[in-house]
RNA sequence: AGAAAGAGCAAAGCGCCAGGGCUCCCGGAGAGGUCAGAGACCUUUCGGGGAGUCGACGAGGAAGACGUUUAUCGAGUUUUUCGGCGGAUGCGUCUCGGCCUCCGGGCGGUCGAUAGGGCGGCGUUAAAUCCCGGCGGUGACGCCGGGGACAGAGCGCCGAUCCGGGCCCGGUA
Numbered sequence: 001a002g003a004a005a006g007a008g009c010a011a012a013g014c015g016c017c018a019g020g021g022c023u024c025c026c027g028g029a030g031a032g033g034u035c036a037g038a039g040a041c042c043u044u045u046c047g048g049g050g051a052g053u054c055g056a057c058g059a060g061g062a063a064g065a066c067g068u069u070u071a072u073c074g075a076g077u078u079u080u081u082c083g084g085c086g087g088a089u090g091c092g093u094c095u096c097g098g099c100c101u102c103c104g105g106g107c108g109g110u111c112g113a114u115a116g117g118g119c120g121g122c123g124u125u126a127a128a129u130c131c132c133g134g135c136g137g138u139g140a141c142g143c144c145g146g147g148g149a150c151a152g153a154g155c156g157c158c159g160a161u162c163c164g165g166g167c168c169c170g171g172u173a
Stems, first nucleotide, its partner, number of pairs: 014086004019082001020054007028046008057074003063095006096112005102171006116163003119159006130147007
């Protein structure tokens, strides 16, 4: 240095970086200029190596198992919030569960423990960007504090709203 094992902490715009941008350091080559000059210094062009840094701003989302990958919504100086990899509450199938009948079962439908769909109303602390200040770093940048705003989806509640509320077997009243 690497590998393995064990323990603890940490997550979903979450984690990582070999493309790429940017910063610093170390050389190489060319051109021009200054100094009388060996050479030194200045400007500029090309390219090499090393190290670092950027690389998603929040809201929202979980019955279980398996599978799958371009898995919801907006904000933004929309320039890299690009590109790549991994993951992920999405989606599909099955199992389970609620409802469709007072109970049980089969089939079917529709959803997911606030458990039928649509429509309408009310609610649901946005954060970064921006401004001010501070700390760390040669720097690119990173972190912290303060100020003031601006979303959409989803979710919850309500509804004198619209639609769907089955079929079969058995039981009880």
The RNA shown here (glmS glucosamine-6-phosphate activated ribozyme aptamer) has 173 nucleotides and comes from Rubrobacter marinus. The prediction has a mean pLDDT of 78. NCBI's taxonomy places the organism under Bacteria, Actinomycetota, Rubrobacteria, Rubrobacterales, Rubrobacter. The sequence was found by an Rfam model in a public genome assembly. Its Rfam family is "glmS glucosamine-6-phosphate activated ribozyme aptamer". By type it is a riboswitch.